[in-house]
Predicted 3D model of an 88-nucleotide RNA (c-di-GMP-I riboswitch aptamer) from Salipaludibacillus neizhouensis. It was read from a public genome assembly, where an Rfam model found it.
């Protein structure tokens, strides 16, 4: 400086759940709460997951159903970038 990560230190974050608000949902925001995490810092570039307001299809101009992200999820997983501390 790059790789790496310990029964080391200092610290951070915060799942699920509750309660408001926003949204069509998915979910996000705060506030409480800790499952856990060495990137659970950031970033949708790839793959993958969820979700369907519009829109498209079926039916009868229903009702339901079905396809579809421009939505979402970074705590899915790769990638890219910034980063505490320093046992082997």
């Nucleotide at each position: 400086c790059u790789u790496c990560g310990a029964u080391a230190a200092u610290g951070g974050c915060a799942a699920a759940c509750u309660u408001a608000u926003u949204g069509a949902a998915a979910a996000a925001u705060a506030a409480g709460g800790a499952c856990g995490c060495a990137a659970a810092g950031c970033u949708u570039c790839g793959g993958g997951u969820c979700u369907a307001a519009g829109g498209c299809u079926u039916u009868a101009u229903a009702a339901a159903a079905g396809c579809u992200a421009u939505g979402a999820c970074a705590g899915c997983c790769g990638g890219g970038u910034u980063a505490c501390c320093g046992a082997a």

Taxonomically the source falls in Salipaludibacillus (Bacteria, Bacillati, Bacilli, Bacillaceae).